About this RNA: The RNA shown here (c-di-GMP-I riboswitch aptamer) has 91 nucleotides and comes from Stieleria tagensis.
[in-house]
RNA sequence: CUCGCGAAACGGCAAGCCGACCGCGAGGUCGUGCACGCAAAGUGACGGAUCUCUGUCCCAAUGACUGGGUGGAGAUGGCCGCAUUACCGAA
Numbered sequence: 001c002u003c004g005c006g007a008a009a010c011g012g013c014a015a016g017c018c019g020a021c022c023g024c025g026a027g028g029u030c031g032u033g034c035a036c037g038c039a040a041a042g043u044g045a046c047g048g049a050u051c052u053c054u055g056u057c058c059c060a061a062u063g064a065c066u067g068g069g070u071g072g073a074g075a076u077g078g079c080c081g082c083a084u085u086a087c088c089g090a091a
Stems, first nucleotide, its partner, number of pairs: 005089002012038002016034002018031005036078001042084003046081003049076007057069004
């Protein structure tokens, strides 16, 4: 110095609640105080998973609502995997 690892230390992020705004929605952004938790809870929707919206689609049932499948578009990185970058340095 690098990889692995995660004791300690300096710090970091911020679930959820509240308010405002954006979005059909899942959800997102900002602010405020608290801090659920996190060694990548930094970044990236590449592969899954979950969720939302949608259809001159298919099936079932029905008076209708509805349910399942499938196509498309989207959301979630604090669901998992993966990729990538990074502070510190005990065993």
Of the family's consensus pairs, 95% are formed in the model. Its mean pLDDT, the model's own confidence on a scale to 100, is 82.